[in-house]
RNA sequence: AACCGAGAACGGCAAAACCGAUGCGAGUCGGUGACGCAAAGCCACGGGCCCCACGCGGGUAGCCGGGUUACCGAA
Numbered sequence: 001a002a003c004c005g006a007g008a009a010c011g012g013c014a015a016a017a018c019c020g021a022u023g024c025g026a027g028u029c030g031g032u033g034a035c036g037c038a039a040a041g042c043c044a045c046g047g048g049c050c051c052c053a054c055g056c057g058g059g060u061a062g063c064c065g066g067g068u069u070a071c072c073g074a075a
Stems, first nucleotide, its partner, number of pairs: 004073002012037002017032006035062001041068003045065003048060004
């Protein structure tokens, strides 16, 4: 340094459900809450799925692949 990932440390994120806001909608944002997560950080590039007012449209990164950045260090 690369790979790897402890019943490790310091920390981090936050599913469902409920409440509020927002959007035509899928959804998104905030609060409560923890099912889980070693990239569940970030990016819609490819595939999948979803929505639509059907467009040169939109959503999902917690569906998978890919790209990119990063904490820790047992085997």
The RNA shown here (c-di-GMP-I riboswitch aptamer) has 75 nucleotides and comes from Desulfuromonas sp. Its Rfam family is "c-di-GMP-I riboswitch aptamer". About the family: GEMM was predicted in a large-scale screen for bacterial structured RNA regulatory elements. The coordinates come from a structure-prediction model, not an experiment, and the mean pLDDT is 90. The organism belongs to Desulfuromonas, within Bacteria. The sequence was found by an Rfam model in a public genome assembly.